[in-house]
Molecule: transfer RNA
Organism: Candidatus Parcubacteria bacterium
């Protein structure tokens, strides 16, 4: 330098014709317990790596840039 895959909640990851973003773990609150843990119920937490474009509407489509991994040279 070229090709491919990836970047979404604190962490690991889903998100299947474009239609207001979810799970598990973790955190917090309440209940249960003498207490902790377990268990049950609930809550908070993300504008989807960045910018631009297409569209009534973009995590999703197009272009460029940045970062990580793999392959080729």
């Nucleotide at each position: 330098g070229g090709g491919c895959g990836g970047g979404u909640a604190g962490c690991u990851c889903a998100g299947u014709u474009g239609g207001u973003a979810g799970a598990g773990c973790g955190u917090c609150u309440c209940g249960u317990u003498g207490a902790c843990g377990u268990c049950g119920a609930g809550a908070a937490g993300g504008c989807c790596a960045g910018a631009g474009g297409u569209u009534c509407g973009a995590a999703u489509c197009c272009u460029c840039u940045c970062c990580c991994g793999c392959c080729c040279a």